RNAcentral holds the sequence, with entries from ENA. The RNA shown here (small-subunit ribosomal RNA) has 1455 nucleotides and comes from an uncultured prokaryote.
[in-house]
RNA sequence: AGGGUUUGAUCAUGGCUCAGAACGAACGCUGGCGGCAGGCUUUAUACAUGCAAGUCGAGCGCUCUCCUUCGGGAGGGAGCGGCGGACGGGUGAGUAACGCGUGGGAAUAUGCCCUUCACUAAGGAAUAGCCACUGGAAACGGUGAGUAAUACCUUAUACGCCCUUCGGGGGAAAGAUUUAUCGGUGAAGGAUUAGCCCGCGUUGGAUUAGAUAGUUGGUGGGGUAACGGCCUACCAAGUCGACGAUCCAUAGCUGGUUUGAGAGGAUGAUCAGCCACACUGGGACUGAGACACGGCCCAGACUCCUACGGGAGGCAGCAGUAGGGAAUCUUGGACAAUGGGCGAAAGCCUGAUCUAGCCAUGCCGCGUGAGUGAAGAAGGCCUUAGGGUCGUAAAACUCUUUCGCUAGGGAAGAUAAUGACGGUACCUAGUAAAGAAACCCCGGCUAACUCCGUGCCAGCAGCCGCGGUAAUACGGAGGGGGUUAGCGUUGUUCGGAAUUACUGGGCGUAAAGCGCACGUAGGCGGAUUGAUCAGUUAGAGGUGAAAUCCCAGGGCUCAACCCUGGAACUGCCUUUAAUACUGUCAGUCUAGAGAUCGAGAGAGGUGAGUGGAAUUCCAAGUGUAGAGGUGAAAUUCGUAGAUAUUUGGAGGAACACCAGUGGCGAAGGCGGCUCACUGGCUCGAUACUGACGCUGAGGCGCGAAAGCGUGGGGAGCAAACAGGAUUAGAUACCCUGGUAGUCCACGCUGUAAACGAUGUGUGCUAGGUGUUGGGCAGCUUGCUGUUCAGUGCCGCAGCUAACGCGUUAAGCACACCGCCUGGGGAGUACGGUCGCAAGAUUAAAACUCAAAGGAAUUGACGGGGGCCCGCACAAGCGGUGGAGCAUGUGGUUUAAUUCGAAGCAACGCGAAGAACCUUACCAGCCCUUGACAUUUCGGUCGCGGGGACCAGAGAUGGACCCUUUCAGUUCGGCUGGACCGAGGACAGGUGCUGCAUGGCUGUCGUCAGCUCGUGUCGUGAGAUGUUGGGUUAAGUCCCGCAACGAGCGCAACCCUCACCCCUAGUUGCCAGCAGGUUAAGCUGGGCACUCUAUGGGAACUGCCGGUGACAAGCCGGAGGAAGGUGGGGAUGACGUCAAGUCCUCAUGGCCCUUACGGGCUGGGCUACACACGUGCUACAAUGGCGGAUACAGUGGGUUGCUACCUUGCGAGAGGAAGCUAAUCCCUAAAAUCCGUCUCAGUUCGGAUUGUUCUCUGCAACUCGAGAGCAUGAAGUCGGAAUCGCUAGUAAUCGUGGAUCAGCAUGCCACGGUGAAUACGUUCCCGGGCCUUGUACACACCGCCCGUCACACCAUGGGAGUUGGUUUUACCCGAAGACGGUAUCCUAACCUUUUAGGAGGGAGCCGGCCACGGUAGGGUCAGCGACUGGGGUGAAGUCAUAACAAGGUAGCCGUA
Repeated sequence: AGGGUUUGAUCAUGGCUCAGAACGAACGCUGGCGGCAGGCUUUAUACAUGCAAGUCGAGCGCUCUCCUUCGGGAGGGAGCGGCGGACGGGUGAGUAACGCGUGGGAAUAUGCCCUUCACUAAGGAAUAGCCACUGGAAACGGUGAGUAAUACCUUAUACGCCCUUCGGGGGAAAGAUUUAUCGGUGAAGGAUUAGCCCGCGUUGGAUUAGAUAGUUGGUGGGGUAACGGCCUACCAAGUCGACGAUCCAUAGCUGGUUUGAGAGGAUGAUCAGCCACACUGGGACUGAGACACGGCCCAGACUCCUACGGGAGGCAGCAGUAGGGAAUCUUGGACAAUGGGCGAAAGCCUGAUCUAGCCAUGCCGCGUGAGUGAAGAAGGCCUUAGGGUCGUAAAACUCUUUCGCUAGGGAAGAUAAUGACGGUACCUAGUAAAGAAACCCCGGCUAACUCCGUGCCAGCAGCCGCGGUAAUACGGAGGGGGUUAGCGUUGUUCGGAAUUACUGGGCGUAAAGCGCACGUAGGCGGAUUGAUCAGUUAGAGGUGAAAUCCCAGGGCUCAACCCUGGAACUGCCUUUAAUACUGUCAGUCUAGAGAUCGAGAGAGGUGAGUGGAAUUCCAAGUGUAGAGGUGAAAUUCGUAGAUAUUUGGAGGAACACCAGUGGCGAAGGCGGCUCACUGGCUCGAUACUGACGCUGAGGCGCGAAAGCGUGGGGAGCAAACAGGAUUAGAUACCCUGGUAGUCCACGCUGUAAACGAUGUGUGCUAGGUGUUGGGCAGCUUGCUGUUCAGUGCCGCAGCUAACGCGUUAAGCACACCGCCUGGGGAGUACGGUCGCAAGAUUAAAACUCAAAGGAAUUGACGGGGGCCCGCACAAGCGGUGGAGCAUGUGGUUUAAUUCGAAGCAACGCGAAGAACCUUACCAGCCCUUGACAUUUCGGUCGCGGGGACCAGAGAUGGACCCUUUCAGUUCGGCUGGACCGAGGACAGGUGCUGCAUGGCUGUCGUCAGCUCGUGUCGUGAGAUGUUGGGUUAAGUCCCGCAACGAGCGCAACCCUCACCCCUAGUUGCCAGCAGGUUAAGCUGGGCACUCUAUGGGAACUGCCGGUGACAAGCCGGAGGAAGGUGGGGAUGACGUCAAGUCCUCAUGGCCCUUACGGGCUGGGCUACACACGUGCUACAAUGGCGGAUACAGUGGGUUGCUACCUUGCGAGAGGAAGCUAAUCCCUAAAAUCCGUCUCAGUUCGGAUUGUUCUCUGCAACUCGAGAGCAUGAAGUCGGAAUCGCUAGUAAUCGUGGAUCAGCAUGCCACGGUGAAUACGUUCCCGGGCCUUGUACACACCGCCCGUCACACCAUGGGAGUUGGUUUUACCCGAAGACGGUAUCCUAACCUUUUAGGAGGGAGCCGGCCACGGUAGGGUCAGCGACUGGGGUGAAGUCAUAACAAGGUAGCCGUA
C1' cells in the first nucleotide's frame, strides 16, 4: 500500500467481496510444562444448605461452670446500655436526567479524628433480665411483684452559643478504674465526608409540532441541615419550543478499551471514580449519616410451616442448585499479610482480602532433541519406464538433559512473636532420547501440484465460480505451503471504504438542480476613520484523580507482568497583554444597488372591437352518373339528383404569406388588425440617496396539455364507440362515420422528457465570424472603426470518464439554497397534509440480485443509406416437378434389413461396381496364446506340392500314398530358419468418444481481402496505414494524405490448347526419284510436309488517334496465329462452421478378453401401403423404321485384346494369324444422306409378363447381364415451384477407361455437329467497401416485455381477537407522616396534691397517597377467514410491446 468481480475488449461511475487488527467469546480437531491475567454478555429468573456484622464486663444488674491458699481468680450465657450494621461486597433493572463529565458557585450539615477555650454540680422516677401466674401448635406474647446503669428525667450553672420587638428570653453533662488515664458536655477553628445551585458537553426519530394549571412569576405563611413552587393561600398570566419543546424508542455515565496515518468510528467486561437498585410497589422510623441488600410497617405476586386459628421468607454477598442458553469455575484454606468494625488492651469478627482448585479463555516464555550419516536402504507416490521424490529424512554411530520424573537441601514475604500459600519458589544429585505435534490450506485473489475415484451426481464455495468421463476447485492419497500447543470456523467491531467526503466526494449524459419567481428567519456582504476587545493570538496561574498509553530506569534467569520517575492528558476556568482580520458601536464616502431626465425596440399581459381566406352546413341555379377513399378495396354519399360548378346566407374556430437558431417574458408561454389600461427591458445624460446588497429553510404566488364542477358554445378535428378493411387473430396501424373534449366565463387540479436533462448572484480568464436593439467617431452617405445590452456558430488556454463545454463555461474563485449515496422492491405501502374526484405531496421496510447504469471502441446485424460485383435478376436455350424404369435417402417391415453422411455444403454420397467372398448385420455350428506379431522352454528337420478315402452343412477332425535332403559353420544337435507342443506376458476389436486429437476434406470463395514493424494520435480498448479522388477482374495501379515500409493473399512464374522456328526421324509421313501391283507407303529411298516430342520464339497497352489531371487507365484503330488476365487447368490468404471422417490411416482415454476376438454354412444389406432427391427412356415427323455411306479423338490389351475363317435369326460358339503395342487388335464411330410412315396411344413409347436360350462363375432360387419369339402398361410436353448455361459454351451425337470372373441409365475422360441472348442493375439471392443506428457480442436462428397457469418466500389491507404501554374522568383508600380533636390511659415536672395541670400514648376525624376497580381514549406488538400487488423459480400457455426506420420513430404527463 491494495486486489477480485459488470464488458468481446476499454475508461470512468458504482455496489458486493477479500487480505489486517481486536475479543469476557462459542464450536470442530488436537493437546507437554510454567508464569501473569480473565471466567453468566442469556432470565434484575427461582432458590435447598453453609457461611458473608459484629463487638465491648475498663457502662449495668443478674445467672451458670471451674479452680481456690476461701481473700479471690478464670471462663460462659441471655438481657439493659454504647459504638458499628449508611462502610466493605453485588448488580445495571430503571434513568436522555444537573444522572454523568468538566469548570465554577453559595444559602448548609458533618459521628469517629486534630487544635484551642470552658465545664463535668445537685437530685429523681422507671424498666428489661429474673420470679410467679397465664394465652398460643408455633411465631410470639399477656398480667402481677421486684432490680441496675455511661438507659431516662428534673434542677443549678453558661465565657463563648441560639432566638430577640434589643427590653429580654432559652439551652448541658456520666461516669469507669485506682492513680494515671480513658471518657462525658458546651463552643470555636481545621480536616474529612455529604447535600444544594449554575455554564458547557452528553443516542435516534418531525411518518412526534405544539407543550404546560403548581404550570411561570410575585407576596404572606409553612417546611428543610440548607436556597428554592419544596409545600400552601392569594394575586398576575405567564413559561418552554424549528438553535427541535412535547412525545416515542433505545441506553447506566466516565477515566478508558479497540481500530485508524490522523480526523474519526465502535464500545463502556476485568481495574478505578460517580450514579441507581436490592422479590414488585408505597411509606416512614432510628440515626451524624438511610427513606437502609443480610432493619421496620403496609399492599401484591410467589415459596414454605401449620393443630387452619395463624405464622415465616427474600443470594443483583461467597460458594453452590435448578432453569434459560452457543456459553462462563470449588458448597476449598487462612486471617500469615493489606485493610475494616468493636474494644483501654489482649483479642474477637471479616466469602473484604490473601491464597489454593478448575478451564489452552487470552498474553508471554520453554520443550518435544543435537552432531555425523548415501548402498541416496526398505516402503509409499509419480513416471516419458530412463528415473524422480518423501530424503540426511530414517536406520546406525557419537553427544546433551531444558521440561518432566525420583531423591536431598530449602527461602524472602515478618521490625520481637505469629506463614494459609508450602516442603512452594529456588539449588544440588540421579534417570533415560528417554514421556511430549497438531491444525488449516494448495483454481485466481493468496504462499503452496500431481495421481486415482466420481461424472451437473455426490459435493465445494468469502467473491468470481467449480462438477455433464482426462476436475491442480468435489472425495482419497502422495507431495507441498502456512501457523504451532495450538490451528481452523462462526459471530461482533474498526480498517481497507475518499462507500456520508471537517481533514476528504459529487449533481449536462453514470444517483443527484426544486417547473419558475417573490420573499420571512438565517447565512454572507463595498471603500474609509475612530472606539471597543466578543471571536482571534500570545504569556502566566488553577484544574485536568489514580491506573492506562508513550519515554527512561529498575525487579522477577528473559518476556508477559510489576515498580519508580518523567512526559502527556490536544479540555475547562481565571488573569495579563496584543488589535491585523471578523463582529459590535459611532462617523464619512461612491465604484454595488436604487433614483431623476431624455430617447428606443418588442407575438410581454388584460379587456373591448373588427377583418379576409378556408372548411362545414343551408337555400337556389346549371348539370348527370357517379363521387369518395385506398397498397388494393369496402363501409359511406348519390337518379328523392350527389361529386363538380355559380350565387346568396349561417356559424364556429384558427390567423397563410411576412417568418428569420428573429423578438418579448421569471418560467409555463406569446403571432391577423385597431383602441384602452398595464408590467418589464435597453441605450444616453445627471450636480440625487448613500450599502439601501446577494441568496433564501418554512411561506406565498404563477404554472402546458389532459382532467373535474357550473353555465354557455360547438365549424373543423377527435379519446370512447360503430362499421369497413388487413390479419392466423387485429379489442391496432388504414378507411367511413362519430360523442365527450378542444372554444368562452368563473372556480378547482398543480403535474410534464415543465430540458440547455446545466439553481441564483458577482468578479476574472485569447480570439474569429453571423445576427437583433441602441449610442459614439470618421469620411468617400453607405461603409469602416468602436462601445453597451441580447442571441447563434467555430475555436485558444483550461476542464471533462469520454462525448463535449469553452466570456451565454461544464474554466478560475467567492456567497447562499436545493439534491445524491448500488439495482430491484418503489416514488410503492402505512401515517400525515391538500383535493369534489382523479389524484398530488411527504415517504419507508421485509425480501431479493452481484450487478444495474454512463461514455467511447471493434465487430455483427438492420423490413438504414451510398458505391460495386457475380448465370444473382433480366434477355434467351434446354431441363426438373406429371409417366415408366434405374439409383440413393427417409419411413415402415424384419432374426438381420451393418454403419456413416443431414439446408446451401446429406440423398447415382463413402461404394472405381453386395450372388459366395466383400461384410462390418442376423440365425446356427465350432476355436480359445488364438487367423496375425514379439519373447521363453521342449521336440522335429522341415515346410511345401500332388493324388485320393471316411465323418460333417462346412469350418474341422481322422487315416493313406507319391514327391521334396533348409542355410551358415570355428564341425560342437553351435547358430539362424521353418514346423509342432506347453505356459505366461500378450495378440485381437469396422466396440464408444470426430465435443480429447493428428492427418485429410468440404464450405464461405479464386471472394479480395487478412495482418505486421516503426512512427503518430488517443488515459485506454483502439485508430492511422487499409480512409479519400479516380481506376481495375483484383488492397490492380495512379494521385492525395501522419504516415513510411513490409508480409500472407491478387497477378506473374508451372501444365495444356492455338502460331512459328530449331533438333530428331520409327512403328509415323510420302513432295520429288525408282520398283510394284492397280488394292494399299507395299518396297528401295527420303525426312520436304503432316505428325510425334524436346528446346526456343511470340503479346508488352509495345505503336497510332481520342479521352483522362501532363497520372493510372479507358475507348477506337493498325499490324498480328493470337489484343488488352488469349482459352482451359493446377494453385484456395487470416479465418468461420466444436462442419465431415476414431468404418482409409494414425492416436489419448474408456470398454470386451472361452468374447464386443477368430472360423464356417445359410440368410440379410436387393424387403415395400408410402414420401423425397438425382438420373435414363419417352410422349414423337427437327421423328420412327428400312437402306446407303464418309469423316474423329482419347484411351486399353498376354489369366489379355483378338483380325480372319466356319457356324447360329441372335446373344454367342468352334477354329485360328498378329500384338508386351505410333507396328497387331479393341475399332464398327453416331448424329449425316436417301426412301417410307402421315398425327393415331400410332410402324410413337417401351414398362410388365410368358417362354426358349447365351455367357460369366464352385454356384445366377432369394439376387447377374444378354439374346430370340410373344405380350405392348403409363405416357399426347407436365400445377405451385425450381435447376443449368454467356462460345467451340448450351443443346445434341456417339466413343473410351477405371472398378471388374460377370454386372453401368452412375462416375471420369474423348472427340463430332453446333446455337440463341445479355436493354440493363429497379427487384430476388450471395458477396465486397464506406457510412449510420443498436438495449446484439453464443453476435437477429440475437435480445427482450406483460398477462395467465404451478410452487415457494416476505409483505400491505382485513370482520375481529389477544397482550403490553400510556392517558383522562370517577370510585376505593392499607401503612405512614402531617393537621385537627379531646373519648380513654398516663411514673419523673408544676400546683392551691382524694386531685388537677403541662406533656405523652392510644382512639377518632380530615386532606395526601400505593395497590385495586369502572368507563373512555392514544399507541405498540402477536394472530386472523379472505384479499392486493411484489419477488424468485425447470425447456409451461398466449401473443411480439421495446432495442435497427424493430417493421405504426420512441419517450414524458394526463384521460
Its Rfam family is "Bacterial small subunit ribosomal RNA".